A computed fold for a 73-nucleotide RNA from Trichonephila clavata, annotated as transfer RNA. Rfam family: tRNA. It is annotated as a transfer RNA. The coordinates come from a structure-prediction model, not an experiment, and the mean pLDDT is 81.
RNA sequence: GUACCUGUAGAGCAAUGGAUAGCGCAUUGGAUUUCUAAUCCAAAGGUGGUGGAUUCGAAUCCCACCUGGAACG
Numbered sequence: 001g002u003a004c005c006u007g008u009a010g011a012g013c014a015a016u017g018g019a020u021a022g023c024g025c026a027u028u029g030g031a032u033u034u035c036u037a038a039u040c041c042a043a044a045g046g047u048g049g050u051g052g053a054u055u056c057g058a059a060u061c062c063c064a065c066c067u068g069g070a071a072c073g
Stems, first nucleotide, its partner, number of pairs: 001072002004069002007066001010025001012023002018056001027043005049065004
């Protein structure tokens, strides 16, 4: 330089263009327990890498850029 993949909660991941973007783990609070662990219930935490385009409607489609990764030269 060319072409490709990835980016979503603290970390790991999911979601066919359409409901308030979810799941387990972790965290916090409560219940239970003599205490801890385990178990159960609940909560907090996301402006979806950035900016535009398309659309009645975008995490999803399109474009540019950025981060990381692997391939070829």

The source organism's lineage runs through Eukaryota, Ecdysozoa, Chelicerata, Entelegynae and Trichonephila. The sequence is in RNAcentral, with records from ENA and Rfam.